[in-house]
């Protein structure tokens, strides 16, 4: 320079056109003499940025950034 994978919650991933989720951490309560466990609950997110397409886009299309990989 090409060619590809990837980008979503504090992490590690789901979601392939119709109200954005789940483990795990985070807080909070009950239990314990504490403390961990367990059980119950609560917060938390401009889906990397900008554009299009569509009644409707995280999802499709264009462009850009970032990260990781292959060629040269």
């Nucleotide at each position: 320079g090409c060619c590809g994978a990837u980008g979503u919650a504090g992490c590690u991933c789901a979601g392939u056109g119709g109200u954005a989720g789940a483990g795990c951490g985070g807080c909070u309560g009950u239990u314990u003499u504490g403390u961990a466990a367990a059980c119950a609950g609560c917060g938390g997110g401009u889906c990397g940025g900008g554009g299009g397409u569509u009644c409707g886009a995280a999802u499709c299309c264009c462009u850009u950034c970032g990260u990781c990989g292959g060629c040269u």
The prediction has a mean pLDDT of 83.
This is a predicted structure of a 72-nucleotide RNA (transfer RNA) from a Patescibacteria group bacterium.
Taxonomically the source falls in Bacteria candidate phyla (Bacteria).
It matches the Rfam family "tRNA". The family's RNA type in Rfam is transfer RNA.